[in-house]
């Protein structure tokens, strides 16, 4: 100079919960409370989680509706399209800094 972070002091931030409140939600703020945390102070710039609308786009089911075609032993069956519902996968939007990388600022002490 770099990398790690023991002691030690003086401290800090607040997980899940509750209360109010904004928000479609994910989540955000505020007051309580603390599970932890040496950056758990700040920044969505990568990856990752998460939510959601809809003007989307593609895939799939569905015992629902709508026409239409074939078969029939007239009870019904098969087959394809639209329209609804449900799921999924991308686009889009948006959330998470206490999910990690990275930037960036910072108290003290130097084994």
């Nucleotide at each position: 100079c770099g990398c790690a972070c023991a002691c030690a002091g003086g401290g800090g931030c607040a997980u899940a919960c509750u209360c109010a409140u904004c928000g479609a939600a994910a989540g955000g703020u505020g007051a309580g409370g603390a599970c932890g945390c040496a950056a758990a102070g700040c920044c969505a710039c990568c990856g990752g989680u998460c939510c959601u609308u809809u003007a989307g786009a593609g895939a799939g089911g569905u015992u629902c509706c709508g026409a239409c075609g074939c078969c029939g032993c007239c009870a019904g069956g098969c087959a394809g399209c639209g329209g609804g519902c449900c799921c999924c996968u991308c686009g889009a939007g948006g959330a998470c800094a206490g999910c990690g990388g990275g930037g960036u600022u910072g108290c003290c002490a130097g084994a």